[in-house]
RNA sequence: GCCGGGGUGCCCCGCGGGACGGGGCUGAGAUCACACCCGUGGAACCUGAUCUGGUUCGGACCAGCGAAGGGAGC
Numbered sequence: 001g002c003c004g005g006g007g008u009g010c011c012c013c014g015c016g017g018g019a020c021g022g023g024g025c026u027g028a029g030a031u032c033a034c035a036c037c038c039g040u041g042g043a044a045c046c047u048g049a050u051c052u053g054g055u056u057c058g059g060a061c062c063a064g065c066g067a068a069g070g071g072a073g074c
Stems, first nucleotide, its partner, number of pairs: 001074002003039004008033001009025006045070003051064004
């Protein structure tokens, strides 16, 4: 450089419900940005998971699980 992989939650309020709107939390990214992160030196991301312990007004927020099993290159 080209190509490819991945996630986009949570809490509170407004409404009879839905949609939608507002505020807030962590983070690189949380209204798909054409942005962010990652491509085997792979914790980007998925399964386990309605998991376990902690924290908080609340929370998938933190830690463990993890020398676990998967996972996308020239």
TPP riboswitch aptamer (THI element) from an Actinomycetota bacterium, 74 nucleotides, folded computationally. The sequence was found by an Rfam model in a public genome assembly. Lineage of the source: Bacteria > Bacillati > Actinomycetota.